Description:
The RNA shown here (transfer RNA) has 72 nucleotides and comes from a Chlamydiia bacterium.
RNA sequence: UCCUCGAUAGCUCAGCGGUAGAGCAGCGGACUGUUAAUCCGUUGGUCGUAAGUUCGAAUCUUACUCGGGGAG
Numbered sequence: 001u002c003c004u005c006g007a008u009a010g011c012u013c014a015g016c017g018g019u020a021g022a023g024c025a026g027c028g029g030a031c032u033g034u035u036a037a038u039c040c041g042u043u044g045g046u047c048g049u050a051a052g053u054u055c056g057a058a059u060c061u062u063a064c065u066c067g068g069g070g071a072g
Stems, first nucleotide, its partner, number of pairs: 001071007010024004018055001026042005048064005
């Protein structure tokens, strides 16, 4: 320098162009001698950055940043 994969909640990851979800964690509650376990509810996101396409973009296009792998 080039190719390729990835970047989404505190963590691990889903997510077909139509207002973003799960598990765990956190918070509140139920259960009980108490804790743990279990169950119910609930908070939390400028979807890496910037442009473009579109009525509408996490999703498509381009550039860049960071990380993994590969080629020279």

Taxonomically the source falls in Chlamydiia (Bacteria, Pseudomonadati, Chlamydiota). The sequence is in RNAcentral, with records from ENA. It matches the Rfam family "tRNA". It is annotated as a transfer RNA.